Predicted 3D model of a 1486-nucleotide RNA (small-subunit ribosomal RNA) from a metagenome. Rfam family: Bacterial small subunit ribosomal RNA. RNAcentral holds the sequence, with entries from SILVA.

RNA sequence: AGAGUUUGAUCCUGGCUCAGAGCGAACGCUAGCGGCGGGCUUAACACAUGCAAGUCGAGCGGAGGGGCAACCCUUAGCGGCGAACGGGUGAGUAACGCGUAGGUAACGUGCCUUCAGGUGGGGAACAACCGUGGGAAACCAUGGCUAAUACCGCAUAAUGUCGAAAGAUGAAAGCCUUCGGGCGCCUGGAGAGCGGCCUGCGUCCCAUUACCUAGUUGGUAGGGUAACGGCCUACCAAGGGAACGAUGGGUAGCUGGUCUAAGAGGAUGAUCAGCCACACUGGAACUGAGACACGGUCCAGACUCCUACGGGAGGCAGCAGUGGGGAAUAUUGCGCAAUGGGGGAAACCCUGACGCAGCCACGCCGCGUGAGUGAAGAAGGCCUUCGGGUCGUAAAGCUCUGUCGGGAGAGACGAAGGGGUAAAACUCUGACGGUAUCUCGCAAGAAAGCACCGGCUAACUCUGUGCCAGCAGCCGCGGUAAUACAGAGGGUGCAAGCGUUGCUCGGAUUUACUGGGCGUAAAGCGUACGCAGACGGACCGUCAAGUCGGGAGUGAAAGCCCUGGGCUCAACCCAGGAACGGCUUUCGAUACUAGCGGUCUUGAGUUUGGGAGAGGGAAGCGGAAUUCCUGGUGUAGAGGUGAAAUUCGUAGAUAUCAGGAGGAACACCGGCGGCGAAGGCGGCUUCCUGGCCCAAUACUGACGUUCAGGUACGAAAGCGUGGGUAGCAAACAGGAUUAGAUACCCUGGUAGUCCACGCUGUAAACGAUGAGUGCUGGAUGUCGGAGGUAUUCACCCCUUCGGUAUCGAAGCUAACGCGUUAAGCACUCCGCCUGGGGAGUACGGCCGCAAGGUUGAAACUCAAAGGAAUUGACGGGGGCCCGCACAAGCGGUGGAGUAUGUGGUUUAAUUCGACGCAACGCGCAGAACCUUACCCAGCCUUGACAUCCUUGGAACCGAGUGGAAACACUUGGGUGCUCUCGCAAGAGAGAGCCAGGAGACAGGUGCUGCAUGGCUGUCGUCAGCUCGUGUCGUGAGAUGUUCGGUUAAGUCCGGCAACGAGCGCAACCCCUGUCUUCAGUUGCCAUCAUUUAGUUGGGCACUCUGGAGAGACUGCCGGCGUCAAGCCGGAGGAAGGUGGGGAUGACGUCAAGUCCUCAUGGCCUUUAUGGUUGGGGCUACACACGUACUACAAUGAUGACUACAAAGGGCAGCCAACCCGCGAGGGGGAGCAAAUCCCAAAAAAGUCAUCUCAGUUCGGAUUGCAGUCUGCAACUCGACUGCAUGAAGUCGGAAUCGCUAGUAAUCGCGGAUCAGCAUGCCGCGGUGAAUACGUUCCCGGGCCUUGUACACACCGCCCGUCACACCACGAAAGUUGGAUGGACCCGAAGUCGCUGCUCCGACCCGCAAGGGGGGAAGGCGCCAACGGUCUGUUCGAUGAUUGGGGUGAAGUCGUAACAAGGUAGCCGUAGGGGAACCUGCGGCUG
Repeated sequence: AGAGUUUGAUCCUGGCUCAGAGCGAACGCUAGCGGCGGGCUUAACACAUGCAAGUCGAGCGGAGGGGCAACCCUUAGCGGCGAACGGGUGAGUAACGCGUAGGUAACGUGCCUUCAGGUGGGGAACAACCGUGGGAAACCAUGGCUAAUACCGCAUAAUGUCGAAAGAUGAAAGCCUUCGGGCGCCUGGAGAGCGGCCUGCGUCCCAUUACCUAGUUGGUAGGGUAACGGCCUACCAAGGGAACGAUGGGUAGCUGGUCUAAGAGGAUGAUCAGCCACACUGGAACUGAGACACGGUCCAGACUCCUACGGGAGGCAGCAGUGGGGAAUAUUGCGCAAUGGGGGAAACCCUGACGCAGCCACGCCGCGUGAGUGAAGAAGGCCUUCGGGUCGUAAAGCUCUGUCGGGAGAGACGAAGGGGUAAAACUCUGACGGUAUCUCGCAAGAAAGCACCGGCUAACUCUGUGCCAGCAGCCGCGGUAAUACAGAGGGUGCAAGCGUUGCUCGGAUUUACUGGGCGUAAAGCGUACGCAGACGGACCGUCAAGUCGGGAGUGAAAGCCCUGGGCUCAACCCAGGAACGGCUUUCGAUACUAGCGGUCUUGAGUUUGGGAGAGGGAAGCGGAAUUCCUGGUGUAGAGGUGAAAUUCGUAGAUAUCAGGAGGAACACCGGCGGCGAAGGCGGCUUCCUGGCCCAAUACUGACGUUCAGGUACGAAAGCGUGGGUAGCAAACAGGAUUAGAUACCCUGGUAGUCCACGCUGUAAACGAUGAGUGCUGGAUGUCGGAGGUAUUCACCCCUUCGGUAUCGAAGCUAACGCGUUAAGCACUCCGCCUGGGGAGUACGGCCGCAAGGUUGAAACUCAAAGGAAUUGACGGGGGCCCGCACAAGCGGUGGAGUAUGUGGUUUAAUUCGACGCAACGCGCAGAACCUUACCCAGCCUUGACAUCCUUGGAACCGAGUGGAAACACUUGGGUGCUCUCGCAAGAGAGAGCCAGGAGACAGGUGCUGCAUGGCUGUCGUCAGCUCGUGUCGUGAGAUGUUCGGUUAAGUCCGGCAACGAGCGCAACCCCUGUCUUCAGUUGCCAUCAUUUAGUUGGGCACUCUGGAGAGACUGCCGGCGUCAAGCCGGAGGAAGGUGGGGAUGACGUCAAGUCCUCAUGGCCUUUAUGGUUGGGGCUACACACGUACUACAAUGAUGACUACAAAGGGCAGCCAACCCGCGAGGGGGAGCAAAUCCCAAAAAAGUCAUCUCAGUUCGGAUUGCAGUCUGCAACUCGACUGCAUGAAGUCGGAAUCGCUAGUAAUCGCGGAUCAGCAUGCCGCGGUGAAUACGUUCCCGGGCCUUGUACACACCGCCCGUCACACCACGAAAGUUGGAUGGACCCGAAGUCGCUGCUCCGACCCGCAAGGGGGGAAGGCGCCAACGGUCUGUUCGAUGAUUGGGGUGAAGUCGUAACAAGGUAGCCGUAGGGGAACCUGCGGCUG
């Protein structure tokens, strides 16, 4: 620091996703040790049990115990201090709650420190206790006794309090003692620390919460408080808060900090620390220095428990622990040894604060699971191209070490205080813990997993699976060769952990302060005016608020950062420093901004004189046209359309003439001309009126710009009321079109369009571009002014101001484009945007008569949606051009019969493939068996075929039996070749062949042509397809290759930011056409001779054959053309502009065809899907199609006669002559491996004759009989012959094919395959036409251009209704719950007030009785919690039914949009329609 993902590719916009860091986590798999931390985020849910706040006998009386006693011990009660700290939790709280800085002259303060003074003298009670009584209990009532540091007076007193003063008021307590004193008590002052209150600033979301407020705001008086204050009360006034967000709703403890981030920010508020709030829920006060009090009190409520039913008790959000909830969070541990707290004079006691331990990988940090050596690269696994590779020095083996572990031994720091003493000495105290640590010895022994391996993203293979099972963070994998699923081997990453999930920040400049945008991507309000607000010209002075500088205070500690130190290191801990962006205060500076004062003229405005204009409003007037009415002329049609019809017309239309009526709109001028803020404005005249421009002077003196809210204007449609209505025309009706046609077209036609008044307030209200100001090269046109030159006018020209339009420098832009009229460079202000869909929808508010407008979400869903440009493809877009593409012609097909192929059907099988062109006389250049792959039946299992091993045998040639054959069984003959040993006999080995055996293996026309090679078809013999360098472009790409000509051609020429090149084109090759030369047999024969015959002699001139050459190149001439390429014409020539034909097929397209030619990966099969044999089938047959043949006849048929080819083939062959047969053919055998012989007769043509238009002397199908040939065999199922038979068919509907010259048509000949079988195929020659005006149209193609929402590329894309399933949401009669407002009722406890006839010890009077003062119970009242009633508001939940929306593999109906999308589309509005939509009106060009 980026990456993936929209596209065929590109750039941009834009969202989604990933890589990082973090966590109080949880879950899965796994787990050796230690240190330091952390551990209910959920139910502020309910709690069993134990503990968490006591202490003081040196305040007091008593009781009990011990003691002989002095006295000691214990402590229920009175009393003192504490219990308001410490500990927990985060429910509430949006607040002076918190943070920060201040104020308090408006305050308090126990214990502590310090200063000053005092501590005198009396009195009366109440517990305990002793009785009595009640109660189950808790506990209570009552009589009596009593002490105090408990309580009450008196005295004294100020520096206390009150008061202006006078004056008034105004306290105390003792205990211990070693007798020195110590601890206390009272009053007042000061301090420290702590607290209360007040203030400035800061502190979340919603405006679909916009108004809130009666103690409310202020005053006066009083009350109350420690203290100010409406804090409370009475009276008076009517204020106060709010767009700088009041009120309401939602959410939330705040902070230091923590996490993240480069930072700014964003998120967060566990542990630690500060503050606040709370303590079962609500209310309340008491005590006290302090509480409205977690382990206090009272009341109410809910819940739980006890009960003798009468009553009582309780509050873990203290530490443990339990239940519950939950994905989830620990022990009912030890100790007060340390630190801290309470009490005490102290010892000491208490302390679940705290210190420790236990549990948990929850986190961070550290250590280990060994180290060295070790190649036979072991075994084994996996892969394999079978050679090997890899796990892998890894293991084993050998040599070491000892962290950790287990064993034994030693063993802390943390401890200082306290006691004690004159001071010392001395002594006591450790929960953790027999822990940390150290020493010895043992032994590699007990210690590695998890995730991932398609890209992002480090890491690859095999097997299984077969759109299944599954994966997935995004893109996406899986439909038989999956690096993406699952397993394995291997690898990569981290490691006692690793992954997953959740959440936060980051990346995201994707809310943009740092740091974004708004012409077309999302985004400029339809336009203007304008209050608040924001910003604001020049100069001088002043001030010092902002601003800048210096000083001071504060910014707690911890944390982060730096330095140093302590645990062996680290985590962790300690010390110091820095920092803490801030706030407050003080002193200073004065450039800028603000404030104040003064001045100025350039911004703005006013004045004078001119000027242009469809600017606005009102009134009047005018002509042309349409329609209607009246009359005339006139007669059969008119009108309308692609074509028609509806319609009008003989009752007189249309046409035409005259007259009249009425409404609406204003031709020409008219113009990217003018005016207006926009919407918009168009005949003429008059009146009223707004703005603008120019020239020139004077004046005012910043008066300016923008503008949330607000106000006004605002096309068309629409609404209301009243008019008006000629034309046009939603709706509607009819006619057409159509599969349908709720449309397009036609005929009619109502609202409406028009006027007046009122409403609506929206448009593609667009320059899709807010307003204002300044600056920054130009060119050209045009509109309105002014000036100059000229004697004047006009024109031209020049200068200048204001508008408008086109092109363009720089610059900007993703590109397109913009470019002084900016989308450039800057400033000011406003509006708006933040992925697509849902949706401009729902709900709510506001506006409207309504239609509707405005404001404006969410759930859910997708990974895109978009902009510009590029290359293609496509278009019922355009231009140019070509092709038997059309046209012009000739002949066919489609009808018949037959042949053949295909589909279908049938079948045991009818083997398989090929399917628009480009499958269908195709693979098949030839299925009776074979072929043959199919079916039935029989048989074989190392096999018919290949290699290897072993055994035997030569090979080989016969014979017999069974059988359909294959085959099975039996049997006869035969013993070869090479080498070695050996005299020989013979033995052994080898090659080849045959047979038996065993296993490796063979075999497969089984599957996949969508795993492939090769080959082929097709576009198309179309003229195209590309590259290098350069240049242009951010880029895809472009240029070149476009353009002007030309060509068959990207053929050539010219031009040109291109210059060259390659594959194609052409040429080079073959055949053919002319000539030359060479050669002259098997060919030829002019001349000579000869003959039946080029037969022979002879010859090689000619023909011919086949070698080598020549020839044609727009070379020559004329014209046209750009001085070109080239075209047209001509000459010469056998041939003329490619002479004719062939071979030759660019880059590529169609997952085109072929696994059944061959080859080949993978899969399948292995006594069968292999092999073999016989028979059958591929030849079936209601039917349909393709391709052919033969015909339908006289341009013919038949018969007879007579000519003229080319190219081929031939030894298992062609076969002559001759003979036989009507013939197919048979016999025969000459010749020929061929320019020699044979096939071989060419046929059409020609001559003559017959037929005479008919189902025929046309046509030959079909069938019968008889034959021939091939072959092992013609039944299924061959060809041919003869005789007989003699079908359909009389030129073929819609439609459709071929062909442009030696072509079509027509005629025969040959060949391959082949035993036989040809109407097919491949070749050959003979005869031999017609037509082409031309390129409008059909088809195909090429180039350029244009549009595109297509790119699987128009067989594309895509819209809406309907039907089905699922999902979320809205409405809804209602039902139900929460929160809350208003009014009212009830009114506990309690404070306060009043009362207080009852009761009462202290003080006062009094001898006393008694009285006074004062107090208490009780009563009443204000306030008031809970509760209740009525009525609202608001937020949910639910609801029959209903509405649209989203998603879904496949469905139904149409075809709306994208191309001119077949009616250009879209916007607003209105009507209509199954639906997309259609139509009207106005607008826009996207």